[in-house]
Context: one part of a larger RNA
C1' cells in the first nucleotide's frame, strides 16, 4: 500500500447493487415451512344449492339429488427443495479412466398384451377400557388395495449345441427342451391410466492411477489381519460375512500413533513465482438432541418417518404419556459483534392433478443496519471599504483568516408539496380460425401484479433541507502563540517533557481524506 462476513470511537443528507451469529452442532415459548388427487374407492362430518314434510311464515326435520368435501382405504410425492460444518487426513474431494461386476420411479421411442375368478379390511354401526396419549371386541362394506387361475417374449433358471469377437476372467448372436413370473380400471367418449420386453435420456453405485496439512520429543503396526477354496449376502465386484487352509500384508519414498481440518470451483495479495483464506454464489461430501437398528420404497438406513437405549424439557388423575428450529421469523444464553414473530404465490421453479386449481418461509419482494462497493448533493458567478471580530508581529503601523463574509445576479440536482404513472404478462383455461400428418401445431380474442400509486415524468416556491474526522518533530503532506515545568501527559519506531516544548494541553492557522474519518484485529 491492498484486503475484510469485521468490531470500537467521533460524525452523518440521499440513492442503486450486494452482504448480514465468524462465538454455544447451546437450550428453545409461539406461528408457519409437504402435500395433492372425488377423472381410483366406500361414502356424507361441515358449508352451499335443490327437493319433500311440518307449522309458530321463517325456522325445524328429512332426502348424497347436485356443487363440493372432514376423517378413512388407495395412488404419487414426502430421498427434491431449505439448513449446518459436528465428524472425516478418507477414493471424502479434485482430475483422468474403467464397469466384459451394476441399478434407475417419473420422461421419450418401439413391440406385444390386458381373459376368468375369490376372500378380506379401514371407514360407518354397536359395545367397551383409559385422566390423556393410544386403544380392545363384535357385526358389516368398496376399490387402480390384496390373492388365485389362464395366456406370453429377445425376461429367469437349468441342460445340450452352433457362429462371431475380445486385453484375461469372458462377451454378443442364435437353436432345441424343460421350469417360473403379468396386468386395472376411470370417464363428460375427448382421453388418462395398467402389464411385459427392448432402447434412450437422466440420476446414482462401484473400482483404479495421480494430487490432497503439521509432528520422528510418534518406529515399528496388523488375526478378518494378507491371500486361497467353498458358501451366504448384495443391484453389483470384493474378507462384505462365515467355515476351512496357508502365513502373509504395511513401513524411513514415513507405516502406526497424536494434533488440526469438510474438499473443490474460487477469493485476497503479489510483476510473477509464491504466500494466505475456503463468508456470499455453484458442485461434491457429511450430519439432523446423543448413540444404534432396520422397515417402506425405483431411490433412505430417511431434518419436520418408525423402533430401542441415553441425557434434557414438559403434561399427569402417579397407572402412564409427549417433544427435538444445524427450515423461515422469533426468544434466552454466549459474545467486541450480525436483522422482521413482514407481504405474495404476480414471476421462475417444484409436488399432486386431465384440468380448473391446491400446497410451496424454495423463490420473488418489502423492513432494519454507512457493513461494503459505486454514484449524487450540501450551491454557482460577480464582489476590496481587503470591513468587524479572532490570531500573530519588529506594534500610532503591518501580516493572516480572505473573495472568505456582507451585498448583487443566477440555478434547483436533492429535500418538500401537488399531478400523471409503468415494464416486469407470456401463458394455462375458455371461444373462434388456419394447416395438415387427424390430434397436434400455429394465429386471434379474453384473463391474471405481492412489489406499488413504487420506479419514472411534469409543475410550484425558495440557497432554500444537508460536513465532518484525523493529523501538523523525522519517517510523512502540513507552524506559530499561550499554559505546564521529567509534573500532567504523548508515543507505530526513533523518541518528547527538568522555565523560551513546531512532539504534552488549549487557541489561531495549515495538511490529508470526505458521508465518512480514525483506531484495533487478521492476511499478503
Nucleotide at each position: 500500500g491492498g484486503a475484510u462476513g469485521a468490531a470500537c470511537g467521533c460524525u452523518a443528507g440521499c440513492g442503486g447493487c450486494a452482504g448480514g451469529c465468524u462465538u454455544a452442532a447451546c437450550a428453545c415459548a409461539u406461528g408457519c415451512a409437504a402435500g395433492u388427487c372425488g377423472a381410483g374407492g366406500g361414502g356424507u362430518a361441515a358449508c352451499a344449492g335443490g327437493g319433500a314434510a311440518g307449522c309458530u311464515u321463517g325456522c325445524u326435520u328429512c332426502c348424497g339429488c347436485u356443487g363440493a368435501c372432514g376423517a378413512c382405504c388407495g395412488g404419487c410425492g414426502c430421498a427434491c427443495g431449505g439448513g449446518u460444518g459436528c465428524g472425516u487426513a478418507a477414493c471424502g474431494c479434485g482430475u483422468a479412466u474403467a464397469g466384459a461386476a451394476c441399478c434407475u420411479a417419473c420422461c421419450u421411442u418401439u413391440u406385444a398384451c390386458a381373459g376368468a375368478g375369490g376372500g378380506a379390511u379401514a371407514g360407518c354401526c354397536u359395545u367397551u377400557a383409559g385422566a390423556a396419549a393410544c386403544g380392545a371386541a363384535g357385526a358389516u362394506u368398496a376399490a387402480u388395495a390384496c390373492c388365485u387361475c389362464a395366456u406370453a417374449g429377445u425376461a429367469u433358471u437349468a441342460u445340450a449345441g452352433a457362429u462371431u469377437c475380445g486385453c484375461a476372467u469372458g462377451a454378443a448372436u442364435u437353436u432345441a427342451u424343460a421350469c417360473u413370473u403379468a396386468a386395472a380400471g376411470a370417464u363428460u367418449u375427448a382421453u388418462c391410466g395398467g402389464u411385459a420386453a427392448a432402447a434412450g435420456a437422466u440420476g446414482g453405485c462401484u473400482a483404479u492411477g495421480c494430487g490432497u496439512c503439521c509432528u520422528a520429543u510418534u518406529a515399528g503396526c496388523u488375526a478378518g489381519a494378507u491371500g486361497g477354496u467353498a458358501a451366504g449376502g448384495u443391484a453389483a465386484c470384493g474378507g462384505c460375512u462365515u467355515a476351512c487352509c496357508a502365513u502373509g500384508g504395511c513401513a524411513a519414498c514415513g507405516a502406526u500413533a497424536g494434533g488440526u481440518a469438510g474438499g473443490g470451483g474460487u477469493c485476497c495479495u503479489g510483476a510473477g513465482a509464491g504466500g494466505g483464506a475456503g463468508a456470499u454464489c455453484c458442485c461434491c461430501c457429511a450430519c439432523a438432541c446423543u448413540g444404534g437398528u432396520a422397515c417402506u420404497g425405483a431411490g433412505a438406513c430417511a431434518c419436520g418417518g418408525a423402533c430401542c437405549a441415553g441425557a434434557c424439557u414438559c403434561c399427569u388423575a402417579c397407572g402412564g404419556g409427549a417433544g427435538g428450529c444445524a427450515g423461515c421469523a422469533g426468544u434466552g444464553a454466549g459474545g467486541a459483534a450480525u436483522a422482521u414473530u413482514g407481504g405474495g404465490c404476480a414471476a421462475u421453479g417444484g409436488a399432486g392433478g386431465c384440468a380448473a386449481c391446491u400446497c410451496u418461509g424454495a423463490c420473488c419482494c418489502a423492513g432494519c443496519c454507512a457493513u461494503g462497493c459505486c454514484g449524487c448533493g450540501u450551491g454557482c458567478a460577480g464582489g476590496a471599504a481587503g470591513a468587524c471580530g479572532g490570531c500573530c508581529c519588529u506594534a500610532u503601523g503591518g501580516g493572516u483568516u480572505g473573495u472568505a463574509a456582507a451585498c448583487u445576479g443566477c440555478u434547483u440536482u436533492u429535500a418538500u408539496a401537488c399531478a400523471g404513472g409503468a415494464a416486469g404478462a407470456a401463458a394455462c383455461c375458455c371461444u373462434c380460425g388456419u394447416a395438415c400428418g387427424a390430434g397436434u401445431a400455429c394465429g386471434a380474442g379474453c384473463u391474471u401484479g405481492a412489489c406499488g400509486g413504487u420506479a419514472c415524468u411534469g409543475u410550484a416556491a425558495g440557497a432554500a433541507u444537508a460536513a465532518g474526522g484525523a493529523c501538523c518533530g523525522g519517517c510523512u503532506a502540513a507552524c506559530u502563540c499561550c499554559g505546564u515545568g521529567c509534573c500532567a501527559g504523548c508515543a507505530g519506531c526513533c523518541g518528547c517533557g527538568g522555565u523560551a516544548a513546531u512532539a504534552c494541553g488549549g487557541a489561531g492557522g495549515g495538511u490529508c481524506c470526505g458521508a465518512g474519518c480514525g483506531u484495533u484485529a487478521u492476511c499478503c
Source information
This is a predicted structure of a 524-nucleotide part of an RNA (small-subunit ribosomal RNA, 5' domain) from an uncultured Bacteroidota bacterium.